[in-house]
């Protein structure tokens, strides 16, 4: 001084005049306090919360999937294990079963799984062409050929034999486990399960347009029908279990108002435990709740520039989108002391 990797913080700031939303006072028009996110977005997973007497049992469906830990709980977080990538700091992937069955791999190739040899090497008869056995190390085909590399062996060749090295099995031994070491053993039984399937382990359903409470009106109106030999009973079905309304058509009244609506598995700081995710304690705080949808305009000053972008019951993740500034830490390279 470059080049990169990980993490993290801001999202305009002030000052004035006028306008909105909600609180709160109160002399009822004033006065103070406040007012969109890092993603409010996607609606992809959790769950709080409301209703469903059954939230009993099963089917069917669906998720999840290396070990072990956080957490209300996840498909998320953290930490480690095995694989990969990269000098590196780091970054990335993920159950187990193919001999429980079923299915795929076009084409080339001899041949795509118990793989029946094109070409090629050896022996043997022929000896013009060729038949016979042998082999599967070379060669080709392909995206993948019954382990890989070397030495010996053989007629040639082959784990046929040995070394090392990969799987497979057995047996100590170290870790809670994944999983790692050793040492023995020619045992060598392909690829996909993010193909169906099979194993483990989890899921009641629906959703703030849930759901409740008050006012007011009107027609206790009209007709068909199911149904105690069971209506309705919140995804489908079956079992059970309770036990009287349920559908459709035609007509008529109200489309008001107020709950839910924002004090939270909340936010900050400070100790104390943990490698981390967190957790545990004390302290202070109350940071939008609209209801066709509220924070806009102008002027000056500072800056570093406004990308992506604006709530609608909320929270804990994922992902996507995205301008600039910064702040910590590490890694490699170069110079200089």
């Nucleotide at each position: 001084c470059g080049a990169c990797c990980u993490g993290g913080u801001c999202a305009g700031g002030u000052g004035a005049u006028c306008g909105c939303g909600g609180g709160c006072g109160c002399u009822u028009g004033c006065g103070c306090c406040u007012g969109a996110g890092g993603a409010a977005a996607g609606u992809c997973c959790g769950a709080a919360c409301a209703g469903c007497a059954u939230a009993g049992g099963g089917c069917a469906g669906g998720g999840u999937g290396c070990c072990g830990g956080g957490u209300a709980a996840c498909g998320c977080c953290c930490g480690g294990c095995g694989g990969g990538g990269g000098c590196g700091a780091c970054c990335c992937c993920a159950g187990g079963g193919a001999a429980a069955g079923u299915g795929c791999a076009a084409c080339a190739g001899a041949a795509a799984u118990g793989a029946c040899a094109c070409c090629g090497c050896c022996g043997g008869c022929g000896c013009u062409u060729g038949c016979c056995g042998g082999u599967a190390a070379g060669g080709g085909u392909g995206a993948a050929a019954c382990g890989g590399u070397g030495c010996g062996g053989c007629a040639a060749g082959a784990g046929c034999g040995c070394a090392c090295c990969g799987g497979c099995g057995g047996c100590c031994g170290g870790g809670u486990a994944a999983c790692c070491g050793g040492c023995c053993g020619g045992c060598c039984a392909g690829g996909c399960a993010a193909a169906c399937c099979c194993c483990a382990c989890c899921c009641g359903c629906u959703g703030c347009a849930a759901g409740g409470c008050c006012a007011a009106a009107u027609a206790g109106g009209g007709g068909a029908g199911g149904c105690a030999u069971g209506a309705a009973g919140c995804g489908g079905c079956c079992c059970g279990c309770u036990g009287a309304c349920c559908u459709c058509c035609c007509g008529g009244g109200u489309u008001g108002g107020c709950c839910g609506c924002u004090g939270g598995a909340g936010a900050c700081g400070c100790c104390g435990g943990g490698u981390g995710a967190c957790c545990g304690g004390c302290g202070u705080u109350c940071g939008a709740g609209a209801g066709a949808a509220a924070u806009g305009a102008u002027c000056g000053c500072c800056c570093u520039g406004g990308a992506c972008a604006g709530a609608a019951u909320u929270c804990g993740g994922c992902u996507u989108a995205u301008c600039g500034a910064c702040c910590a830490g590490g890694u490699c390279g170069c110079a200089a002391c």